[in-house]
RNA sequence: GAUUUAUAAAGAAGAGGUGAGAGACAGGCUCAGUGACCCUCUGGCAACCUGGAAAAUCCAAGGUGCCAAUUCCUGCCGAUCCUUUACUACAGAGAUCGGAAAUAUAAAUU
Numbered sequence: 001g002a003u004u005u006a007u008a009a010a011g012a013a014g015a016g017g018u019g020a021g022a023g024a025c026a027g028g029c030u031c032a033g034u035g036a037c038c039c040u041c042u043g044g045c046a047a048c049c050u051g052g053a054a055a056a057u058c059c060a061a062g063g064u065g066c067c068a069a070u071u072c073c074u075g076c077c078g079a080u081c082c083u084u085u086a087c088u089a090c091a092g093a094g095a096u097c098g099g100a101a102a103u104a105u106a107a108a109u110u
Stems, first nucleotide, its partner, number of pairs: 001110008013042005021031003025075004043067003047064003050060004071102001076099006083092001
């Protein structure tokens, strides 16, 4: 790096350094010199592994991880509602729900 499986509507700060963009990508929308992002220290959270208890569950916090916004929202498919129409169908915008895809994290395998 790749594959598979699981999880993603909860949770979690302060200081120092740096100095311009950052939130994966696209479109939005947010955050950002009242210094974001990133790095270090301390603190914390608890998804997976690990350990403990008979244990679904709870506790611990050793290994990764995480500590703005639902993975910030949407991005493909389907359904329902609504609007229009004499009716049915089609069509347009919006809303809601479900399933994928993509992304992130962990573990195993390679």
Overview: Model confidence (mean pLDDT): 81 of 100. Predicted 3D model of a 110-nucleotide RNA (SAM riboswitch aptamer (S box leader)) from Pleomorphovibrio marinus. It was read from a public genome assembly, where an Rfam model found it. Of the family's consensus pairs, 97% are formed in the model. Lineage of the source: Bacteria > Pseudomonadati > Bacteroidota > Cyclobacteriaceae > Pleomorphovibrio.